Large-subunit ribosomal RNA, domain VI from a Cyclobacteriaceae bacterium, 256 nucleotides, folded computationally.
NCBI's taxonomy places the organism under Bacteria, Pseudomonadati, Bacteroidota, Cytophagales, Cyclobacteriaceae.
Its Rfam family is "Bacterial large subunit ribosomal RNA". Its family is annotated with ribosome and structural constituent of ribosome in the Gene Ontology.
It was read from a public genome assembly.
Context: one part of a larger RNA
Parts: sequence; C1' cells; structure tokens
RNA sequence: CGUAAGAAGUUUGAGAGGAUCUGACCUUAGUACGAGAGGACCGGGUUGGACUAACCUCUGGUGUAUCGGUUGUGGCGCCAGCUGCAUUGCCGAGUAGCUACGUUGGGACGAGAUAAGCGCUGAAAGCAUCUAAGCGCGAAACUUACCUCAAGAUGAGACUUCUUUAUAAGGGUCGUUAGAGACGAUGACGUUGAUAGGCUGCAGGUGUAAAGAUAGUAAUGUCAAAGCCGAGCAGUACUAAUUACCCGUAAGCUUU
Repeated sequence: CGUAAGAAGUUUGAGAGGAUCUGACCUUAGUACGAGAGGACCGGGUUGGACUAACCUCUGGUGUAUCGGUUGUGGCGCCAGCUGCAUUGCCGAGUAGCUACGUUGGGACGAGAUAAGCGCUGAAAGCAUCUAAGCGCGAAACUUACCUCAAGAUGAGACUUCUUUAUAAGGGUCGUUAGAGACGAUGACGUUGAUAGGCUGCAGGUGUAAAGAUAGUAAUGUCAAAGCCGAGCAGUACUAAUUACCCGUAAGCUUU
C1' cells in the first nucleotide's frame, strides 16, 4: 500500500515445512518343521541406542552484584573492626537464570490408491491362462493420518462484536516494566493501580557477625540456627507510573 468504511477478537486451510530410524530380550514355543542337529512365520510384551522437542522437580555445571575462610601490602591516628589492590588475589560453598551429563515426551494405531509379486472369475484359442472385459490382496515409496507455519491464497476467505459530527470505536506518543528483547517489535501495567523499586514476611544461600558478658594462661568455646544476603514466592501504595498530546470517520441500497 492492497484486501472498496474504520476497528477489536476468534478462526478455515489452498499451500509449505518438519518428523518418518533401529537393536536386544521375554513370551507364543523348544511349538510348526526336521531322522537328528537345529529351529521359525504370525502375534503379544519389556527394555535399549542414535536423533529430536520441551523443561529445571531430581543429579550435576556455571553463577566476577551472595556468604564465609585466608596470604601479602596500602589506607581509615593506634588496638579492635572495616576497606582498596593483587586473575573474582587465592580458596570453600551457592539462590534465580542459563544449561546437560539430568527429567519428561516423540517417531502410535490406522485409512486410501498402488509397485514388484500373489490371486478370483474368464474368453480370444470348446482345453489352459491373473487380463483381453471385470474383481481382489499387496511396501519404510505416493495421498492422508501426527507437529509447525499459513488469506499478499491479489482467488486477498469466514464468524462474532464495536463505532458516527466534533471528533467515535480503536491505535499511537509518554511513563513503570519483563516469561520479551541488538534497535524496532512482543507481553504486563499506568491510581478504578501490585507494573518496577522500597519495606515486611517466607522460601533459599552461607555458616554462628560486631560489641559485651562469661569459662580458659591462651588459642578458643558459650550466650547465638547468629549475622549478612542478587535475581525466587507472597503481602503492602511508601516512591515512580502525573497532567496531557497526536492519529483515526462522510461508505451504501434500489430503479432506469
């Protein structure tokens, strides 16, 4: 821009893409078959491999804005206590998120028309013959079935609802933002409010803070599951989402 008014939402599916894998074991059954040795089809079940999708409950990894330990050195006048730098100084753990080595799922059952092939009926050709007329079965291939996209499918589809003379329905700008994100975009919210921050509580992490008291000569122990804490889950208007501005409408029907 189009889809002959403008919108919001829900859809159909022409078409396109993805997937399509496979082993072993148990059973049927030591059955059919076979002198024996050996040893099935068909069917039922279990469990793997590779591949793939989603996710983070578990097991792990990471987690330089979390906690703790600790070395050297500088600073806060000194002690104590903090703190800068040294690869995050080094080391031990670790929430959220992201992840695989982790978890869960998938390739199921079918249907249609067929290939090679196997047949039925059956003449030409009194027989025979799957074929000439006619009718069946038959494969990971084909069309479906499963998953995803999809009406610019210009063949532009369908359904529901909304809007009309000073700006409507609706959208945008702006602001708070995250399950979104390079930027646009997408989603949530904007006081009729839990959108983010703060605060409070909880979960979770670290591992028992400082000061003081006390026991001990002291290291250290106890008071103390302390103190501190990023992303998690709730609650709470304390702070910020204020006021506002812009775009957006004049189309149809019947008759001649």